[in-house]
């Protein structure tokens, strides 16, 4: 001085990711009361128990009262660039009349997949034409590699390096910069 490997630090991509708060708009479901209808079951599913029910259960219709999640848009703040999402396994907690198991929700850990947002199609969840997730496809975009062309720098030239454009390929445990150690020329 140029590189290999290992570890650390700081960064970049862009409608970038996530969380919280406020405001606005939209809207299902649920609970209670009354009336009608209905005619034996109902309380998330199964088992056991308990409660209610012919003094009329479930369901349906109408009216009234209460309350209203989740998602969306805008603004602001915070944390960040496996940000985050998702699948699966384990554990803990919670709610639904009680217990057991399951279902559902939240959190933590492990493993796997996805570079990023967007559009289209299919499926699932859902009240939904909202939104989310999964799969497939399209164009765009970031990074790296290879090739070609152009300009510039060093240089007598060759050659090397940098930038830009085009094409192809790959993708985050990646990429850029930098520090320490190690090994090699």
């Nucleotide at each position: 001085u140029u590189g290999u490997g290992a570890g650390g630090u700081a960064g970049a991509g862009g409608c970038g990711c996530g969380a919280u708060a406020u405001u606005u708009a939209u809207u299902a479901g649920u609970g209670c009361u009354u009336a009608g209808u209905g005619g034996a079951g109902u309380c998330c599913g199964a088992g056991a128990a308990g409660a209610c029910g012919a003094a009329g259960a479930a369901g349906c219709u109408a009216a009234g009262c209460a309350g209203a999640a989740g998602g969306a848009a805008a603004u602001a703040u915070c944390g960040c660039c496996g940000a985050a999402g998702u699948a699966u396994a384990u554990a803990a907690u919670g709610a639904g009349u009680u217990c057991u198991c399951g279902c559902c929700a939240u959190u933590a850990u492990g493993u796997g997949c996805u570079g990023g947002g967007u559009c289209u199609g299919u499926a699932a969840u859902g009240a939904a034409u909202a939104a989310u997730u999964a799969c497939a496809g399209g164009a765009c975009u970031g990074u790296c590699u290879u090739a070609a062309u152009a300009a510039g720098u060093u240089u007598c030239c060759c050659a090397a390096c940098u930038u830009a454009u085009u094409a192809a390929g790959a993708u985050g445990u990646g990429c850029u910069a930098u520090c320490u150690c190690u090994c090699a020329g």